[in-house]
A computed fold for a 71-nucleotide RNA from a Chloroflexota bacterium, annotated as transfer RNA.
NCBI's taxonomy places the organism under Bacteria, Bacillati, Chloroflexota.
Rfam family: tRNA. The family's RNA type in Rfam is transfer RNA. Rfam describes the family as follows. Transfer RNA (tRNA) molecules are approximately 80 nucleotides in length.
Model confidence (mean pLDDT): 83 of 100.
RNA sequence: GCGGGUGUGGUGUAAUGGUAGCGCGACAGCUUCCCAAGCUGUAAGUGAGAGUUCGAUUCUCUCCACCCGCU
Numbered sequence: 001g002c003g004g005g006u007g008u009g010g011u012g013u014a015a016u017g018g019u020a021g022c023g024c025g026a027c028a029g030c031u032u033c034c035c036a037a038g039c040u041g042u043a044a045g046u047g048a049g050a051g052u053u054c055g056a057u058u059c060u061c062u063c064c065a066c067c068c069g070c071u
Stems, first nucleotide, its partner, number of pairs: 001070007010024004018054001026042005047063005
């Protein structure tokens, strides 16, 4: 330099154009003599920008980061 893949809360992982879910974790409450466990609730996310569309995590383009292959 060329080609391909991946990017979603703190972390891991779903969502084939129609309200972004789930597990773990964090915080608060309940429970307990205390702790752990358990139960309930809360906060927190689509790598960046543009386009298509009534509507984009999803489709298109550019960029960024990482991974793989070729040279």
The sequence is in RNAcentral, with records from ENA.